[in-house]
């Protein structure tokens, strides 16, 4: 250094301004946010998790959205431009408010111990 096992810890962000209205952080204009692993650095590629549905359980199902140009050996990941997406319940129609939730679960990451090589 690689790898098996055990334990512990960590593991989701965001409405600010204006307009209409009796009423909107929900509509309209502008703004803001982006879980984990892979890969040339990814919300939009591939694979997962969370969420949602079914089930006593094991487990099963479902699950959004990107194009064009550029340089490069290599990028739907970088740069430029213009787009797009976001569970359930509540409420004036919600990715951003309130609630289930000071919750549970978790992709995985790190640390420690121990064994193997």
């Nucleotide at each position: 250094g690689a790898u098996g096992c055990a334990u512990u810890u960590u593991a989701g962000g965001g409405c600010g301004g204006g307009g209409u209205g009796a009423g909107a952080u929900u509509c309209c204009c502008c703004a803001c946010c982006g879980g984990u692993g892979g890969u040339a650095u990814a919300g939009u590629c591939c694979a997962c998790g969370a969420g949602c549905c079914c089930g006593c359980a094991a487990g099963g199902g479902u699950u959004g959205a990107g194009c064009a140009g550029g340089g490069g050996a290599a990028g739907u990941u970088c740069c430029u431009g213009c787009a797009c997406c976001g569970a359930c319940g509540g409420u004036a129609u919600a990715g951003u408010c309130c609630g289930g939730a000071u919750g549970a679960a978790g992709a995985a990451a790190a640390a420690u111990g121990u064994g193997u090589u």